[in-house]
RNA sequence: GCGGAGGGCCGGAUGGCCGCGUGGGGUUCGCCCUACGAGGAAAGUCCGGACUCCACAAGGCAACGGUGCCGGGUAACGCCCGGCGGGGGCAACCCCAGGGAAAGCGCCACAGAGAACAGUCAGCCCUCGUCCGCGGGGGUCAUGGUGAAACGGUGGGGUAAGAGCCCACCGCCCUGUUGGUAACAACGGGGGCACGGCAAGCCCCACCGGGAGCAAUGCCAAAUAGGGAUCGCAUAUGGGCCUGCCUUGGCCCGGUGAUCCGGGUUGGCAGCUAGAGCCUGCGGGUAAUCGCAGGCCCAGAGGAAUGGUCAUCCAGAGGGGGCAACCCCUUGGACAAAAUCCGGCUUACAGGCCCUCCGCGCGU
RNA sequence: GCGGGUAUGGUGAAAAGGUAUCACGGCAGCUUCCCAAGCUUUAGUUACGGGUUCGAUUCCCGUUACCCGCUCCA
Numbered sequence: 001g002c003g004g005a006g007g008g009c010c011g012g013a014u015g016g017c018c019g020c021g022u023g024g025g026g027u028u029c030g031c032c033c034u035a036c037g038a039g040g041a042a043a044g045u046c047c048g049g050a051c052u053c054c055a056c057a058a059g060g061c062a063a064c065g066g067u068g069c070c071g072g073g074u075a076a077c078g079c080c081c082g083g084c085g086g087g088g089g090c091a092a093c094c095c096c097a098g099g100g101a102a103a104g105c106g107c108c109a110c111a112g113a114g115a116a117c118a119g120u121c122a123g124c125c126c127u128c129g130u131c132c133g134c135g136g137g138g139g140u141c142a143u144g145g146u147g148a149a150a151c152g153g154u155g156g157g158g159u160a161a162g163a164g165c166c167c168a169c170c171g172c173c174c175u176g177u178u179g180g181u182a183a184c185a186a187c188g189g190g191g192g193c194a195c196g197g198c199a200a201g202c203c204c205c206a207c208c209g210g211g212a213g214c215a216a217u218g219c220c221a222a223a224u225a226g227g228g229a230u231c232g233c234a235u236a237u238g239g240g241c242c243u244g245c246c247u248u249g250g251c252c253c254g255g256u257g258a259u260c261c262g263g264g265u266u267g268g269c270a271g272c273u274a275g276a277g278c279c280u281g282c283g284g285g286u287a288a289u290c291g292c293a294g295g296c297c298c299a300g301a302g303g304a305a306u307g308g309u310c311a312u313c314c315a316g317a318g319g320g321g322g323c324a325a326c327c328c329c330u331u332g333g334a335c336a337a338a339a340u341c342c343g344g345c346u347u348a349c350a351g352g353c354c355c356u357c358c359g360c361g362c363g364u
Numbered sequence: 365g366c367g368g369g370u371a372u373g374g375u376g377a378a379a380a381g382g383u384a385u386c387a388c389g390g391c392a393g394c395u396u397c398c399c400a401a402g403c404u405u406u407a408g409u410u411a412c413g414g415g416u417u418c419g420a421u422u423c424c425c426g427u428u429a430c431c432c433g434c435u436c437c438a
Base pairs, nucleotide, nucleotide: 001360002359003358004357005356006355007354008353009352010351012313013312014311015310016309017308018307020037021036022035023034024033025032026031039335043346044345046344047343048342049341050340051213052212053211054210064209065208066207067206068205069083070082071081072080073079084098085096086095087094088093099204100203104202105201106198107197108196121144122143123140124139125138126137127136128135129134152170153169154168155167156166157165171193172191173190174189175188176187177186178185179184217270218269219268220267227261228260229259230258231257232256233255238253239252240251241250242249263437264436277296278295279294280293281292282291283290284289314333316331317330318329319328320327321326365434366433367432368431369430370429371428374388375387376386377385382418390406392404393403394402411427412426413425414424415423
């Protein structure tokens, strides 16, 4: 210098004028003064919580939904950190829904002989027959062909031809020792091999989960027909009917709860923002993160304010002048915007800045 | 704000892991003096982007668009 990898940050600045929302203060009730006023994603609403109400004696099982290597962090998580295994890259580094397919069921189209308790289409070998073209029987999966996938792989021995039939190495299974908290790794012994793939198909195993959501919920006020239908509970008491009377029973009305129809209102207060909060320093830890000390207060509306314009500057883009430094003119600022709050994930984002690392080339 | 659902030719639907299909409609042609009916023909990124699988309309994840429900009082 060129190309690349990982991480962090900013995402216009200052001032004037006009305007908006909330809090506080003043007021002659017209208004005036003053303080504060969007984000890294406020978004998607995909996870996890706080909080509130409903349900529930406790525990277990089943169903349903979710998660899925190991260890740690956390209020919790499907998140984060570290490690292991697998895959990609020369490397920095990146990616993985990464338990179980020798418990069972199911599926594997087309092609192909055969797609799962294997199998013989071609080929090879043996044998019988022969009209010498070939046909019958047997052996064989090594070779070919098909396919995403063909029942361990490579090499040698062996054989009529072949084959884990035998041997070496690799793979696989069983098992032991050592290291590691563990996932796992290294090394050793045994076994010729029994076990194709799919679980983001059903399923099995382990673990987790009661439901709803601030339009939750509580209080106040106003207005209306406290009207109607269905279902449940209670039928203690009262009335009516079955029934002339008593007992028992049934039905209806009056009670109470739920749902729906119909009616009224479109108000106020609380919940509501000081919090798993932010900044700085020190300490523990590889890290996520935790502890301590000091400092700070950072929207709180209630259908929704946070805007517009002018000037100068800062990047950016285009044009012109100049050898160049530079000067002039024009243009122009991404994605998007709180709605109970917090921790994450995911998605969108013009342009710019900083740090660390890798490869190649050149120079010293 | 919170919760739930849907997406397949122009419209309405089927296929539920194995060649995307049907009806109506549109375009063009044949038939007719002309129209209608009839016959023939034509047109698709299964909303979009990834993943799992040999293979995805179907299974999983993300995005986009659309639809539905939910205030308070008695």

Predicted 3D model of RNase P RNA and transfer RNA as a complex of 438 nucleotides. It holds a member of the Rfam family "Bacterial RNase P class A".